[in-house]
RNA sequence: GUAAGAGUAGCCUUUUGCGCGUAAAGUGUCGCCGAACGGGACGUUGUCGGUGAACGAAAGGAAAAAAUCCUGCGGUGCAAAGGCGCGUCCGCUAC
Numbered sequence: 001g002u003a004a005g006a007g008u009a010g011c012c013u014u015u016u017g018c019g020c021g022u023a024a025a026g027u028g029u030c031g032c033c034g035a036a037c038g039g040g041a042c043g044u045u046g047u048c049g050g051u052g053a054a055c056g057a058a059a060g061g062a063a064a065a066a067a068u069c070c071u072g073c074g075g076u077g078c079a080a081a082g083g084c085g086c087g088u089c090c091g092c093u094a095c
Stems, first nucleotide, its partner, number of pairs: 001095002004093002010084003014081006020074003029053007039090005059071004
């Protein structure tokens, strides 16, 4: 100098496994506060935590003294696989 590539937070209609709830937690919505977020800078988007408020559900069966088990259900949690995943500049890799 050239052209391409990699990498974050995180997301996903999906698959598998292990859980949690079904005695209602979780998820989702809104307000407030805070945190992290390609290696760096600015910034965008999204994410997470705390807290307050409103809203709010799908159970059935086996066994039975109870524990428990099975099938469901929940905009349910975690992990793995697969897919997706920074705008500008610099940096990194390659030539």

A computed fold for a 95-nucleotide RNA, annotated as THF (Tetrahydrofolate) riboswitch aptamer. The sequence was found by an Rfam model in a public genome assembly. The model forms 91% of the base pairs in the Rfam consensus. Model confidence (mean pLDDT): 76 of 100.